[in-house]
Molecule: c-di-GMP-I-GGC riboswitch aptamer
């Protein structure tokens, strides 16, 4: 290095409350713990979510759509604690 104990210290924290924000998706902080060996860190590519503003279009709607959002969907790249077995 790969690899990952029923192994030691340590860590992160789903769902649901609670407060803030955002049009939205979501995101912080608190409280909690389903989990997780990169659940550390990058939207690069693939997914999915979202569509205030835009551009078609209506009666109304609706469709696309810059952009946003998810690293706890996947894959990439990065950086890293321990150290049985192989």
């Nucleotide at each position: 290095c790969u690899c990952g104990a029923u192994a030691a210290a340590g860590g992160c924290a789903a769902a649901c409350u609670c407060u803030u924000u955002g049009a939205a998706a979501g995101a912080a902080g608190a409280g909690g713990a389903c989990g997780c060996a990169a659940a550390g860190c990058c939207a690069c590519g693939g997914a999915u979510c979202u569509a205030a503003g835009g551009u078609u279009g209506u009666g109304a709607a609706a469709a696309c759509u810059a952009g946003g959002a998810u690293g706890g969907c996947c894959g990439g790249g990065u950086u890293a604690c321990c150290g049985a077995a192989a």